[in-house]
């Protein structure tokens, strides 16, 4: 001075006037009233994707069956989230992505193209050692050899060629040609030893067989977890009204089982009435600060504070000033002055932790690279 | 609040176990046939499967995130 990687944090300020909503207080002409004070949306209040809490069904029980997570170790009330780590791909690096158990249990798929695609296979090419056919030539001759052909049987898997993927790589020996058929040296797995880690999982060393292919986001093994509904849960008053019919156990949200409770019961249809009102409801795994403990998530202790509760659902609206953002003017310049935008996403509805998507502009911090100057 | 389907061409709908990436109908074009239209024949045209990532050799199809549409219930 350029190009980047992470992380955190703010969401226009200030003032004035009018308005709206709960709570407390206070007036009266007691109301669907007025006045005063105090609070009054978000980092994602959103999707509703996951986990709790609370209620309620029996406080929640055995089995199947289902449905979820899948490297390790930790932190939570608890997860499919965070944090450290391993591993493994990406990048020069900071750094970053991963649904990362198991294919030497079992099934079960791998188009097309290739000769052959999972106890592999031979198209071209090589050889043709052995057999077998043909020339030929030798001898002790109905036969035994030796040479050359031929590619018929056969052998081979180095080469080419298909493919996403073709049964290790390189080299020397070895062959008739070839080949882990042998050595050496390398990767890979298996075992067994030692050494580091709590562990995943890594260095090392010796030894086998020579090497066993992908796909589990296919079925399925294994290991864990999971019982269901959801504040329209659920409890109370108040109000209205007509009953009727079928069924037989019913609840524990599939099936057994076990179990409780029950005939003034349940369950389904059909008719009738309501369409008010309290609780639950907002003080919480709560927020700021300090202080320890931890590499960190995170957790103790110890001040202080108290911060929406609507219920057709409030949290707004106008003016001025200053920040931002275009434009346009003037000045060398630093600004200066006019004119617009009114300024991202969005917006509580029982509450919390996550994670996912949206988002104008800005600020802080900590690290990488490349250049250049000292 | 909870469940639950679908999303392929201008419209409707296919596409089996993931296998040349996509079938038919309507519709429109162009021709025939008819005086002329309509039907009818016959040719021809339009898609990369809502976006986005991913597993896999290979995705309309399997996973996993979003966007849009539609139902069902108290």
């Nucleotide at each position: 001075u350029g190009a980047g990687u992470c992380g955190g944090c703010c969401a226009g300020g200030c003032g004035g006037c009018c308005g709206c909503g709960u709570a407390c207080g206070g007036g009266c002409u007691c109301g669907a009233c007025c006045c005063g004070u105090c609070c009054g949306a978000g980092g994602a209040a959103c999707g509703u994707c996951c986990g709790g809490a609370c209620u309620c069904c029996a406080c929640a029980g055995g089995g199947c069956a289902g449905a979820g997570u899948g490297c390790u170790g930790g932190g939570u009330a608890a997860c499919g989230c965070c944090c450290a780590g391993u591993c493994g791909g990406g990048g020069c690096g900071a750094c970053u992505c991963g649904c990362a158990g198991g294919a030497a249990a079992g099934u079960g798929c791998c188009a097309c193209a290739g000769a052959g695609a999972a106890c592999a296979g031979a198209c071209c090419g090589c050889c043709g050692a052995u057999g077998g056919c043909g020339a030929u030539c030798u001898c002790a001759a109905u036969g035994a050899g030796g040479u050359c052909g031929c590619a018929c049987a056969g052998g081979u898997a180095a080469g080419g060629g298909u493919g996403a993927a073709a049964c290790g790589g390189u080299g020397c020996g070895g062959u008739a040609a070839g080949a882990g058929c042998g050595c050496a040296c390398c990767a890979g797995c298996g075992u067994u030893c030692g050494g580091g880690g709590c562990g995943a999982c890594u260095c090392g060393a010796a030894u086998g067989g020579c090497u066993c292919g992908g796909c589990a986001a296919a079925c399925c093994c294994c290991a864990c977890u999971c019982g269901g509904a959801g504040c329209a849960a659920g409890g109370c008053c108040a109000a209205g009204c007509a009953g009727g019919a079928a069924g037989u156990g019913a609840g524990c949200u599939g099936c057994c089982c076990g179990u409780u409770c029950a005939a003034c019961a349940c369950u389904u249809c059909c008719g009738g009435g309501u369409a008010g009102g309290c609780c639950g409801c907002u003080c919480g795994a709560g927020c700021c600060g300090g202080c320890a403990g931890g590499c960190a998530a995170c957790u103790g202790c110890c001040g202080g504070c108290c911060c929406a509760g609507a219920u057709g659902g409030a949290u707004g609206g106008c003016c001025g000033c200053c920040c931002c953002c275009g434009c346009g003017c003037c000045g060398c310049g630093a600004g200066g002055c006019g004119c617009g935008g009114c300024g991202a996403c969005a917006g509580a509805a029982u509450c919390c932790g996550g994670c996912g998507u949206a988002u104008c502009g800005g600020c802080c911090g900590a690290c990488u690279c490349a250049c250049c100057a000292c | 609040g909870c469940c639950c389907c679908g999303g392929u061409a201008g419209c409707c709908c296919a596409a089996c176990u993931g296998g040349u990436a996509g079938a038919g109908g309507c519709a429109g074009u162009c021709g025939g046939c008819u005086u002329a239209a309509a039907a009818c024949c016959g040719a021809u045209c339009c898609a990369g499967u809502g976006c986005g990532g991913g597993u896999u050799c290979g995705a309309g199809c399997c996973c996993c995130g979003c966007c849009c549409g539609g139902g069902g219930u108290a």

Two RNAs folded together computationally: RNase P RNA and transfer RNA, 448 nucleotides in total. Rfam match: Bacterial RNase P class A. The family's RNA type in Rfam is ribozyme. Its family is annotated with ribonuclease P activity, dimeric ribonuclease P complex and tRNA processing in the Gene Ontology.